Predicted 3D model of a 1659-nucleotide part of an RNA (large-subunit ribosomal RNA, half A) from an uncultured Clostridia bacterium.
It was read from a public genome assembly.
Its Rfam family is "Bacterial large subunit ribosomal RNA". Gene Ontology terms of the family: structural constituent of ribosome and ribosome.
Context: one part of a larger RNA
RNA sequence: AGCAUACGGAGGAUGCCUAGGUACAUGGCGCCGAAGAAGGACGUGACAAGCUGCGAAAAGCUGCGGAGAGGAGCAAAUAUCCUGAGACCCGCAGAUAUCCGAAUGAGGGAACUCAGCGCAGGUAAUGCUGCGUUAUCGUUGAGCGAAUACAUAGCUCAACGAGGGGAACCCGGGGAACUGAAACAUCUUAGUACCCGGAGGAAAAGAAAGUAAUAACGAUUCCGCGAGUAGUGGCGAGCGAAAACGGAGGAGCCCGAAGGAGGGGUAGAAAUACUCCUCCGGUAUCAAACGCGAAAUUCACCUUAGCCGAAGAUCGAUGGAAAGCGAUCCCAUAGAGAGUGACAGGCUUGUAGGCGAAAGGGUGAAAUAGCAGAUACACAGAGUACGUCGGAACACGAGGAAUUCUGACGGAAUAUGCGGGGACCAUCCCGUAAGGCUAAAUACGACCAUGUGACCGAUAGCGAAUAGUACCGUGAGGGAAAGGUGAAAAGAACCCCGGGAGGGGAGUGAAACAGAACCUGAAACCGUGUGCUUACAAGCAGACAGAGGACUACGGUUUUUCCAGUCUGAUGUCGUACUUUUUGUAGAACGGGCCGGCGAGUUACGAUUUGAUGCGAGGUUAAGUGAUAAAGUCACGGAGCCGAAGCGAAAGCGAGUCUGAACAGGGCGCAAAGUAUUGAGUCGUAGACCCGAAACCUGAUGACCUAACCAUGAGCAGGUUGAAGCAAUGGUAAAACGUUGUGGAGGACCGAACACACGCCUGUUGAAAUAGUCGGUGAUGACUUGUGGUUAGCGGAGAAAUUCCAAACGAAUCGGGAUAUAGCUGGUUCUCCUCGAAAUAGCUUUAGGGCUAGCCUCGUAAGAGAUUACCGCAGGUAGAGCACUAAAUGGCCUAGGGGGCUUCACGGCUUACCGAAGCUUAUUAAACUCCGAAUGGCGGAUAUUUGAUGUACGGGAGUCAGACUGCGACAGACAAGUGCCGUAGUCAAAAGGGAAACAGCCCAGAUCCACAGCUAAGGUCCCAAAGUACAAGUUAAGUGGGAAAGGAUGUGAAAUUGCACAGACAACCGGGAUGUUGGCUCAGAAGCAGCCACACAUUAAAAGAGUGCGUAAUAGCUCACCGGUCGAGUGAUUUUGCGCCGAAAAUUAACGGGGCUCAAACUUGACACCGAAGCAUGGGGAUGCGCGAAGCGCAUCGGUAGAGGAGCAAUGUAUACGGGCAGAAGCCGUACCGGAAGGAGCGGUGGACUGUAUAGAAGAGAGAAUGCCGGCAUAAGUAGCGAGAGCGGAGCGAGAAACUCCGCCGUCGAAAGUCUGAGGUUUCCUGGGGAAGGUUCGUCCGCCCAGGGUAAGUCGGGACCUAAGCGGAGGCCGAAAGGCGUACGUGAUGGACAACAGGUUGAAAUUCCUGUACUACCGAACGAGCUAAUGAAGCAGUGACACGGAGGGAUAGUGUGAGCGCGCGGAUGGAAAAGCGCGUCCAAGCGGUUAAGCCGGCUUGUAGUGAAGUACGCAAGUCAAAAAGCUGAGCCGUGACGGGGAACGGACUAAGGAAGUGAAGCACAUGAAUCCGCACCGGCGAGAAAAGCUGCUAAAUGUUGUAAGGUACCCGUACCGCAAACCGACACAGGUAGACGAGAAGAAAAUUCUAAGACGAAC
Repeated sequence: AGCAUACGGAGGAUGCCUAGGUACAUGGCGCCGAAGAAGGACGUGACAAGCUGCGAAAAGCUGCGGAGAGGAGCAAAUAUCCUGAGACCCGCAGAUAUCCGAAUGAGGGAACUCAGCGCAGGUAAUGCUGCGUUAUCGUUGAGCGAAUACAUAGCUCAACGAGGGGAACCCGGGGAACUGAAACAUCUUAGUACCCGGAGGAAAAGAAAGUAAUAACGAUUCCGCGAGUAGUGGCGAGCGAAAACGGAGGAGCCCGAAGGAGGGGUAGAAAUACUCCUCCGGUAUCAAACGCGAAAUUCACCUUAGCCGAAGAUCGAUGGAAAGCGAUCCCAUAGAGAGUGACAGGCUUGUAGGCGAAAGGGUGAAAUAGCAGAUACACAGAGUACGUCGGAACACGAGGAAUUCUGACGGAAUAUGCGGGGACCAUCCCGUAAGGCUAAAUACGACCAUGUGACCGAUAGCGAAUAGUACCGUGAGGGAAAGGUGAAAAGAACCCCGGGAGGGGAGUGAAACAGAACCUGAAACCGUGUGCUUACAAGCAGACAGAGGACUACGGUUUUUCCAGUCUGAUGUCGUACUUUUUGUAGAACGGGCCGGCGAGUUACGAUUUGAUGCGAGGUUAAGUGAUAAAGUCACGGAGCCGAAGCGAAAGCGAGUCUGAACAGGGCGCAAAGUAUUGAGUCGUAGACCCGAAACCUGAUGACCUAACCAUGAGCAGGUUGAAGCAAUGGUAAAACGUUGUGGAGGACCGAACACACGCCUGUUGAAAUAGUCGGUGAUGACUUGUGGUUAGCGGAGAAAUUCCAAACGAAUCGGGAUAUAGCUGGUUCUCCUCGAAAUAGCUUUAGGGCUAGCCUCGUAAGAGAUUACCGCAGGUAGAGCACUAAAUGGCCUAGGGGGCUUCACGGCUUACCGAAGCUUAUUAAACUCCGAAUGGCGGAUAUUUGAUGUACGGGAGUCAGACUGCGACAGACAAGUGCCGUAGUCAAAAGGGAAACAGCCCAGAUCCACAGCUAAGGUCCCAAAGUACAAGUUAAGUGGGAAAGGAUGUGAAAUUGCACAGACAACCGGGAUGUUGGCUCAGAAGCAGCCACACAUUAAAAGAGUGCGUAAUAGCUCACCGGUCGAGUGAUUUUGCGCCGAAAAUUAACGGGGCUCAAACUUGACACCGAAGCAUGGGGAUGCGCGAAGCGCAUCGGUAGAGGAGCAAUGUAUACGGGCAGAAGCCGUACCGGAAGGAGCGGUGGACUGUAUAGAAGAGAGAAUGCCGGCAUAAGUAGCGAGAGCGGAGCGAGAAACUCCGCCGUCGAAAGUCUGAGGUUUCCUGGGGAAGGUUCGUCCGCCCAGGGUAAGUCGGGACCUAAGCGGAGGCCGAAAGGCGUACGUGAUGGACAACAGGUUGAAAUUCCUGUACUACCGAACGAGCUAAUGAAGCAGUGACACGGAGGGAUAGUGUGAGCGCGCGGAUGGAAAAGCGCGUCCAAGCGGUUAAGCCGGCUUGUAGUGAAGUACGCAAGUCAAAAAGCUGAGCCGUGACGGGGAACGGACUAAGGAAGUGAAGCACAUGAAUCCGCACCGGCGAGAAAAGCUGCUAAAUGUUGUAAGGUACCCGUACCGCAAACCGACACAGGUAGACGAGAAGAAAAUUCUAAGACGAAC
């Protein structure tokens, strides 16, 4: 380490339960709101965080009624109370009811701020407090009342109404897209989703200008049917009526007009005319009678609380407990249900049956006011009906298109009229438009009550056993998880270990392995003990066999044992998971880390087939109605549907009819029964088996990121350069121009802050979802930045990149249409039995999809088929051939052409040129045939073999990617594991044996078991079953056991042909001559450079006018040829068997290995054996058929897609029968049973339910979907612990690297210090704690618990103002929603505005305290005074403004000092000193003064502006050239006899230092970016508004000075604030506006080191 087993941990499945949900039924109810809703905020308790209740009268107050003993909610404990004088509780009616919200006095960032008026309280008065009231719009009325005379607009007041919310239903105004049409545009989806307006408990519709058809009906609505009909429709997809009939319900009326009466107005002399108001009247046709009818009131009933209500305290045993069991009684108009310590008619509550209301609500009835004939005449809805054009609705898409609505234009009639009856016209019939109201039947359910479920039971059921919570997001919006102790807390006193957590005893309890992390407690996962195994051994981890070790339930047995079993197991053999997708997967093709739970062909309505049942030439009801014992019951209901008759386009005819001249022929019919309900199969319409897009449309939410813009603020160390202009000077006629200076321009230069982002590196599960180090660019500008605002997705913005619009952008995000669609991918869950495919054809915007056929299956019918022999028939392939059609070789011949010669021309001659046709020779062909098989095909009688294999009809499919091998073609390269056909086989969908391994090859088709008999392919030396077998050969190459052209005296066999004992072949010895150096050529050529030649002749045994070497040429050496020696075979050619070379690649790697050579190779022959899931034998099962039938026989039983059949299990239900506290379900174990899915028994655990049979119902079976949720592994004790310095001692403590204190050391110091805005929201302080958080630890904390802490007339904001912008009365525009906008309001980032210094706390201070001030208002008292004056939303001034530059004055600050003060003051040479250390200050206010700057002053008049004025403007006069006036930092004095101050001091305890005392307080230097002050200068880009303040007047009022004293509201105020508290998910190397910002060096805010101060970064 593995297997097994026992016991644990972890975890939370399973079982049981239900507090919650869900669907439906019945009844009720159907709005709430300015009398302030819905919904909230904040409060409210003795203690009170949450929920509930309630509202400052606050878990409540009052009255009435019910009820009757306890009560103070959930919710314990303590404390304190209430209650028979009736509490608590329930019902009815009241009171109170903060603030927000339509929100309504104004405003506003909801729950806040600020007002006016009246009344009241309080004060000397102001301030302050309480109550009431004050929005807008509409209608009506009254009053007032412009331009403009009447009038109107308008204004004011009063009364009434509206506004907003709500689940669905309803009506109306607008109105998509995905989708379907296999594309798409009309069409469809769909008038759907969505937006908007409005109403009600219902809404809408509605009392015929109707429907019909020769008959009639008589408002509307809803249901059934008509009917998927008539129609409509790219006549595609689809869409789709109406009347009639059957039912529910039932209800009819009123105006206008005509007519009458009364009154008013205008005109007129009047009659009269016109007009207005009120009342009456009256309404569709016809005839008769009933009657119709409001509120109050009374009565009845119902409802909103309740009450009565039978019968066991029975006995016994078990048990913790009895309701279960046994026994024995009782009630029942009550045996529904729930509870009670297990299962209760008689214990509790209820149930059956009865009873009940002071008060409120509902319904009905009674009664009451009121109403009533016929005819004639008159009247009877106008920019209407209707038409044309353009649209829309009607089922009806412009169509022949009636009917309805209307945007534009036209435009009637008047009951003798008009409209309609699907174009239109006529006749006929029906009706009477252009005004209005109307219940019921119908729809829906936020809400109340009761109840039910073959609905769920904690991953289910609502998202939610409660939560729209936690959490996420700027926002719209999204959105969880989480139940169970026990009968009763009896919730563990006490003891022990421990700091605690936790544990051990004790105790409670039936049980504590029910102990609060609590019922049961599965699996993954993690352990401990025990048995066996494992240290030379490789792999789907198993199967089979099996030595050894350990063990003993049941059973058997021969009984200390063995058999039979359990665990382990050395070793041997065989053996590459599952699913999906595929021609084909161990596949290195896809999916799954593991376990548990959840997770996919359903339902409705139609159609069709089939089974069952009922009735049957008939079958059947629908809606509805009634009954009832409330059952998925019974009855009624015949509308309607299907069938019983068809044919035809139709008229029509009819067992026939149509065609046709036909009585012909032919087509379709007649001669076979259906129908209703229901099970099953399949199809259609619906999301339709489940999951999955990218997208499209619609309505909202976003400019806190970012882009641009608007308004208002802020920022930019320091250094450099030196434009224009100007001055001086030179120069010129004058200029120009030059020089010097001055000056200080610039999208100028260098360079920090700041902004940006060019490069490398690091980082890349980061410190960081974009950063860091080092460098880099811009840095007075088209610069950067804060605050507030604007622009929105069919869009915005964009110095432009498809860039940005909240970590997302070729079209944001969120919700909805919506389960969009997906010819695509993936997944699709128990078992067995029978049969069993296809990967082809045709068509297809079709090719990975589909339809029909083919092939499969099931049923029905009838009773066929295949095979071989034989007979007959058709054919044009293989082959062959060249007559045809083409191609093609040589020759002959030749028309014709070319060349040459000749000729004046014509012509002729010639040709080793080309050459048709013809002849001849030899050929080729898929698209050649004068020929032509085999096989195959078709038909057939008779036989053989076979036996259901065939056919028809009907239900259901699947298949349309095929693969390889052999043979035959084609394409290709006679390439491919290539493509494409034909044919056969196998695989696919086939296991077994062989081929080492190896879908497609060879053999062979697995129903199961046993045995191991016979064989196939293939084998028989060992691995490894069987011959080291036999006979005869071959091979020498390890050929066998990879390969070609080509090559080779390898070797065997065969054949042919030479030579050879007259001596061959080879070897050795010898010869190999002469003419002649053949001739020619040549410098030479002599056998041998070359040419020619008869290839000569001679001698010879033989010898070429020469085979080769060689020479300049000769020479020389050879060969052929001959002789000798030797002594038997020796050459050549051809065919053939087996070998050899040719032969270089990446593992030894080309027999499967060892190894093999008369073989273990190859050939041949014959024999034996092995060898499979084949065959045979024995036994069992299943399916089909047959028979003489409890059985026997025969045949069959591989299988994917698929068809058919039979079963198992889980969950509800009904009926019947059971089991259970003496122990149900579930869980754990187990050696039993069944053909499988599965099922018992027993033991343990568990502690209350549960089974069997038969029917019936479905959320009915998981291993896979990168499935969903939860738990647990793995990597792994691994990576990491996030910029940076600590060390020592002491303390507290159970415990200290990290806490506290001290010492030393170190870091920052234009910051890592201090203040402050935003933002956060208690993090602040004190005491305590030590679970979790803190990247470690922790005694510590920004953590947890408790208590405390923020004090303002002057600070910031409001009670003041306005900018951008926003809202917006009236108004304008717009289908609605709404948009714009005047008055007016609002809105800081700006304007205005009154306090300073010091002290003090644990935590607050310009807020408290001390001292000294200021602002506004009131104001006793004391004076002055008699119209002076005050006085606005009006007038006027001021307020009031940019940028750059330079210098001056002053101050803050800083430095120094032999000044002054206090302290120290030398241990080792000196040193009391020109030594050392520290300190050496102070506000607002008030008074005075001033550098500097600005500016003329005063008086008078006045046609203008204006409502007016002493204002503005104009004019005149006068003074003056510096006065007057204005602004103004600072300084001086005061404030200050004050504060502060080094130091001394020492309460109290060591450290530490409180109270107290308290000196000096000068000079010089330097010097700002601060102040004077946008004052000055400069140029151009020409640089807010209003309030306030000052002056003035109108209306109006009627004064004023000093001043004791008094009044002065609301909100913020803690703390962090470059950060551990903000934004970044974190105690995150990032980001975050503004102010102060010291010293030395330095130009500097660079840089280095330091001060004050803060830190040492949490391994």